[in-house]
RNA sequence: GCAGAGUAGACGAUCGAGCGUAAAGUGCCAUCCGAACGGGGAGUUGUUGGGUGGACGAAGAUAUUUCGCGGUUCGAUUGUCGCAUCCCGCUGC
Numbered sequence: 001g002c003a004g005a006g007u008a009g010a011c012g013a014u015c016g017a018g019c020g021u022a023a024a025g026u027g028c029c030a031u032c033c034g035a036a037c038g039g040g041g042a043g044u045u046g047u048u049g050g051g052u053g054g055a056c057g058a059a060g061a062u063a064u065u066u067c068g069c070g071g072u073u074c075g076a077u078u079g080u081c082g083c084a085u086c087c088c089g090c091u092g093c
Stems, first nucleotide, its partner, number of pairs: 001093004009081010019070003028054008039088004060067002
């Protein structure tokens, strides 16, 4: 000098266990307070958690125990993507 690896995490699928169906949750907007971001350092207008407020909004049925429904929650497995960016480091040549 050239090439490359590695994280948190995001999303999808499958399985399991829940919650709601008396409408919470999910998604959207505003605002406030936080968090995390390859091995080290820095770190955003990006990511993300929580509080408050706002707009929108649904699929129930049944043989009473089941079948559904929800951009529903958590866990396991698996696949895909993957440090915003900067400096240093690591591996190969």

Record summary:
The RNA shown here (THF (Tetrahydrofolate) riboswitch aptamer) has 93 nucleotides and comes from a mouse gut metagenome. Its Rfam family is "THF (Tetrahydrofolate) riboswitch aptamer". Rfam links the family to the GO term tetrahydrofolate metabolic process. The model forms 82% of the base pairs in the Rfam consensus. RNAcentral holds the sequence, with entries from MGnify.